Overview
The RNA shown here (small-subunit ribosomal RNA) has 1384 nucleotides and comes from a Candidatus Aenigmatarchaeota archaeon. NCBI's taxonomy places the organism under Archaea, Nanobdellati, Candidatus Aenigmatarchaeota. It matches the Rfam family "Archaeal small subunit ribosomal RNA". A reference for the family is Yusupov et al. (2001), "Crystal structure of the ribosome at 5.5 A resolution", Science. The family is grouped with related families in Rfam's "SSU clan". The sequence is in RNAcentral, with records from ENA and SILVA.
RNA sequence: AUUCUGGCUGAACCCGCCAGAGGGGGCGGCUAUCCGGGUCAGGCUAAGCCAUGCGAGUCGUGAGGGGUAGGCCCUCGGCGCACUGCUGAGUAAUACCACCUCAACCUACCCUACGGUGGGGGAUAAUCCCGGGAAACUGGGGCUAAUACCCCAUAGGAGAGGGAUUCUGGAAGGACCCUCUCCGAAAGCCGCUAGCUAAAUAGCUAGCGGCGCCGUAGGAUGGGAGGUGGGCCUAUCAUGGUAGUUGGGGGUGUAACGGACCCCCAAGCCUAAGACGGGUAGGGGCCGUGAGAGCGGGAGCCCCCAGAUGGGCUCUGAGACAUGAGCCCAGGGCCUACGGGCCGCAGCAGGCGCGAAACCUUCCCAAUGCGCUAACGCGCGAGGAGGUGACCCGGAGUGCCCUGGCUCUGCCAGGGCUUUUGCCCAGUGCUAGAGAGCUGGGCGAAUAAGGGGUGGGCAAGACCGGUGGCAGCCGCCACGGUAAUACCGGCGCCCCAAGUCGACCCCACGAUUAUUGGGCCUAAAGCGCCCGUAGCCGGGUUGGUGUGUCUCCCGUUAAAUCCCCCAGUAAACUGGGGGAUUGCGGCAGAUACUACCAGCCUUGGGGCCGGGAGAGGCCGGCGGUACUCCCAGGGUAGGGGUGAAAUCCUUUAAUCCUGGGAGGACCACCAGUGGCGAAGGCGGCCGGCUGGAACGGGCCCGACGGUGAGGGGCGAAAGCUGGGGGAGCAAAAGGGAUUAGAUACCCCUGUAGUCCCAGCUGUAAACGUUGCCCGCUAGCUGUCGGGAUGGCUUAGAGCCAUCCCGGUGGCGUAGGGAAGCCGUUAAGCGGGCCGCCUGGGGAGUACGCCCGAAAGGGUGAAACUUAAGGGUAUUGGCGGGGGGGCACACAAGGGGUGGGUCGUGCGGUUUAAUUGGAUUCGACACCGGGAAUCUUACCCGGGGAGACGGCAGGAUGAAGGUCAGGCUGAAGACCUUACCAGACGAGCCGAGAGGUGGUGCAUGGCUACCGUCAGCUCGUACCGUGAGGCGUGCCGUUAAGUCGGUUAACGAGCGAGACCCGUGCCCCAUGUUGCCAUCCCGGGCUUCGGCCCGGGGGCACUCAUGGGGGACUGCCCGCGAUAAGCGGGAGGAAGGUACGGGCGACGGUAAGUCCGUAUGCCCCGAAUCCCCGGGGCCACACGCGCGACACAAUGGGCGCUACAAAGGGAUGCCACCCCGAAAGGGGGAGCAAAUCCCCUAAAAGCGCCCCUAGUUCGGAUCGAGGGCUGUAACUCGCCCUCGUGAAGCCGGAAUCCCUAGUAGGCGGGGUUUAGCAAACCUCGCCGAAUACGUCCCUGCCCCUUGCUCACACUGCCCGUCACGCCAACCGAGUGGAGCUCCUG
Repeated sequence: AUUCUGGCUGAACCCGCCAGAGGGGGCGGCUAUCCGGGUCAGGCUAAGCCAUGCGAGUCGUGAGGGGUAGGCCCUCGGCGCACUGCUGAGUAAUACCACCUCAACCUACCCUACGGUGGGGGAUAAUCCCGGGAAACUGGGGCUAAUACCCCAUAGGAGAGGGAUUCUGGAAGGACCCUCUCCGAAAGCCGCUAGCUAAAUAGCUAGCGGCGCCGUAGGAUGGGAGGUGGGCCUAUCAUGGUAGUUGGGGGUGUAACGGACCCCCAAGCCUAAGACGGGUAGGGGCCGUGAGAGCGGGAGCCCCCAGAUGGGCUCUGAGACAUGAGCCCAGGGCCUACGGGCCGCAGCAGGCGCGAAACCUUCCCAAUGCGCUAACGCGCGAGGAGGUGACCCGGAGUGCCCUGGCUCUGCCAGGGCUUUUGCCCAGUGCUAGAGAGCUGGGCGAAUAAGGGGUGGGCAAGACCGGUGGCAGCCGCCACGGUAAUACCGGCGCCCCAAGUCGACCCCACGAUUAUUGGGCCUAAAGCGCCCGUAGCCGGGUUGGUGUGUCUCCCGUUAAAUCCCCCAGUAAACUGGGGGAUUGCGGCAGAUACUACCAGCCUUGGGGCCGGGAGAGGCCGGCGGUACUCCCAGGGUAGGGGUGAAAUCCUUUAAUCCUGGGAGGACCACCAGUGGCGAAGGCGGCCGGCUGGAACGGGCCCGACGGUGAGGGGCGAAAGCUGGGGGAGCAAAAGGGAUUAGAUACCCCUGUAGUCCCAGCUGUAAACGUUGCCCGCUAGCUGUCGGGAUGGCUUAGAGCCAUCCCGGUGGCGUAGGGAAGCCGUUAAGCGGGCCGCCUGGGGAGUACGCCCGAAAGGGUGAAACUUAAGGGUAUUGGCGGGGGGGCACACAAGGGGUGGGUCGUGCGGUUUAAUUGGAUUCGACACCGGGAAUCUUACCCGGGGAGACGGCAGGAUGAAGGUCAGGCUGAAGACCUUACCAGACGAGCCGAGAGGUGGUGCAUGGCUACCGUCAGCUCGUACCGUGAGGCGUGCCGUUAAGUCGGUUAACGAGCGAGACCCGUGCCCCAUGUUGCCAUCCCGGGCUUCGGCCCGGGGGCACUCAUGGGGGACUGCCCGCGAUAAGCGGGAGGAAGGUACGGGCGACGGUAAGUCCGUAUGCCCCGAAUCCCCGGGGCCACACGCGCGACACAAUGGGCGCUACAAAGGGAUGCCACCCCGAAAGGGGGAGCAAAUCCCCUAAAAGCGCCCCUAGUUCGGAUCGAGGGCUGUAACUCGCCCUCGUGAAGCCGGAAUCCCUAGUAGGCGGGGUUUAGCAAACCUCGCCGAAUACGUCCCUGCCCCUUGCUCACACUGCCCGUCACGCCAACCGAGUGGAGCUCCUG
């Protein structure tokens, strides 16, 4: 230190990947006050090309000369220039790193030790003279010196031969000694002293000192060579590579070994522990990241290597194959007198080019260091110093206080404080010189804040404006389609801060490469199976060795880096000290385990013996039924086939029956949930050959074993080659059907094939989707084989029971698993070995290679694309899945719609407008929507109107009023003219009133439908990782999740029911406006029975109002379980929810309504507001819905005669009277109504006519006259009368309603309303038919099942085709480049 978060789902768990958060690097955007430090800055691309200057010289104490007299210049000579500096092209080993070795080597200058430095000789440069050349440069002649060159000597060296002894060492080929042969060193200079020559600071000699020179040995330093080990990718590079290749002999060459090179000889050598080839790459110390293991990197600094335009070669030298040396070739550039020359920044600056990408043509040798020198010094773009660059690291600041004001956590103004920093001045001072630094003074808050973000992940807006699936944002998820916390801007806020964000790359996150530390039944992943090579792993025991392993010590692991401590004022940074550097090497020790060696053992394994089991394999023989064909006989019209058919067969006799024959394939029953086999697979019987396993015995061997990369063998079906065979079946094919089509499913035919032999192919859902082997870890129950024991016995290899071993099934414990599930036949717990996986698609494709005769198989990518892909389980939904139950759902019935005419609504079309909404059920006689104006939202025209505020204007008269005329449909609205009157003012800007303008996808409320369906949930407990389940299931039952029983559930809530209203029976109370049986009075009529009217009286009855009773499966029988309940019955007005209504669970349909009202936001605002006139909503070639009336005789017409209920009534209902044929009109009483009125109900009944006709059916349409409402009936009302009399003779496909006082028929009333009803609401009168039954149709409820569906089947989704774009493959070929080989 190990962490997480967002993203797949309706939700869940898991596999899995994508994305986010951290760190690092160069680059980009915006922004930027100061200081310090740094081994930072053209590394990444072009190891591309370079103008100019500089970057290596030095020595006068080696020597000669010139001369302008400066130790200035030239030359010979010495040392250096092989260092330093730059770069990373090449290089996969000739490099690097770690360790070791050289008995096979070198090393200038330096150090130590010893010894030496003797003699001699000939040249040459500069210079001088004469030439050539444009230049670079160069030729000839002459003089001369040396620490230049040569010879001799000595020292020394090399080779050969020999060596008693000796030394080092693990080991002599080394050292050492002897002999011979050959080779073969040296140089001087300076100072002092002395002497000589001499004009001399000059020369010579000697001594001393110093610097050199030579040899040998040793050291130091630096190198050379070898060995072992280590560190990239690729096997789509492998019966591979190799000709100096491997080794030997002899040489050459080197400092040195060597096949390094050459000649000869042999034929080896490397390779799966990856040779050879290809790709990429300088290696390391280290750097980044990470807890670590790792992963990635190899800039800067240090070490090593390599390179210096590309390539080759060489000289000099201690050292080079040489960055500022030479020669040659090549390419590039420059100069030229065209003859010929010159150059090489991957040194420092600088330029071009390249690019996303990187500085000054500065100063100094003062320091560090290097070269030369005796030294002083000289030189050094090494280095030091400054400049440029937020490149990195570290530090600091951008202020503080008071008062006042304001829009008050802040800003502004005023005043005050402080002065790091900044600016100015002075001093000091490090320094090569500066810049800095330090000290003091002055000025003045003065000179100094940004970048990114603000939907989630993820810290910070449910702010405003703009935009409107646009513009844009976005790592991922996802935002944006008119209220965007997600785009753009503003404001606020958040994070970091002189910085801050971004794209790209790397690490971490990732236990998503898993050694630490993963997996492979179903998620990606077990090779189809077996044998077996290498490899890996391996039983018990004894001894040894000490390989691995462990411990101690030593060496090494350069420095820097890293960690700790200390110091420089803190930090960065630097210095000092310590640690670490996990590694490698060496020495010593330990011996449990591992390994090896030697020996023993038996439990692993194998062998042997015994009796059994088996569709194990191969070969041969035999048999059986069926089938087809042929022959014969019998027999007659069909057969066959299907959902139904047809094609087809059949009078040339089918099908069918009998007999005979031929042929090929197959092997019913037995048969099993059984057996055998490694897998594929194996099924009649008998025989032959043959493999394996189990059991029993515990006799033999003695670890002989396990796995198994490569490799080999086997390997269903189909397919293929050659040959045979061919009955049935049957791809292809033909035909018939089905269908929109039907290249299918069904049917009739039918060829390969299926069968046999020989061979090939080598695949599969070759599956237990589960590799092989071993050990360990509860059981229960079948079955097969063998064995043991006991019992029975029909004495049978018989039956039964128990136990043991082995096989094969079911269930299940612990445990495991994401779950499903597995569970001694593991998917549990361990061990060994092999194979395989690493998001989805592209793709098991392409290319290459291998195999195959082919088909094809094996191996097996990438570009590109994508936020998914997948497993298991859950809840729903769905199913042309299953089970159970239900509904006027069907069925059984009755009546309609769909046809006609008309009314009305909708679509469409039309129109100036035909306002708008509603669109399957659940829009369409709906918005109570029957619109003449109004309504009215639409169209045309005219007019009106701005609370409040600001600005123009206004007593030189605003707004307003008005006669007349004009304009107009009409208007003092406007215009002309005139008058009245007297303070405001719509010309402009804001802001309002109003809006049936927009948004029902911003809403409230209300409503429709699922559905009056029986469901929907909760608490606690329980089960599940979880979503969730259970409860709510099951068995009965119900109209019902109604009730009963049972159950890991027990209870509860919302629904159902109960409840409320009405109707039906009874009772009580009350008795007007209701009622009148009884009683009394009066009047009228009378067929003398009585009846009617009025009054008194009464409340019995009806009725009305209020209250109460009554029904609960209570009682009986049966069924059921003794339950719940069901069937029947009694009683009762009513019976099992009595009937009708009200009441509508959790929710869903973004269902409907902003045009009822309310309401957010947006819009109009002098018009989208308000008023007026007119028009439109009433249009009409059409389509649809809902109705009315009909088509007639169960009818129509006329006349007569009955019986309701419920409502309404004051600009109302209207008795009654009059007028009119009627609609209606004129009078007029009563009634705000149990009182009066609307109010004659109609169908029905009775009688007469009509006689089947488009009519005495039907009434549309049109004409005429009249009436009513209303300002007004032209567009566009209703009624009456007369006339006119259309379509229509019962309605295609299809479709609606209804289960009883219901359907249907009939009329009444109300609503809307001035007027208008075929609409709607409601009331009564008449009053049926049918329901066996079911889930077939349409739907609903419950259980269950499948699902890739979940905006949920109007789902999801596949392929061709068309079009556009991207990437890749093939492609006649063709152009170019690199490498390799061959030839020249």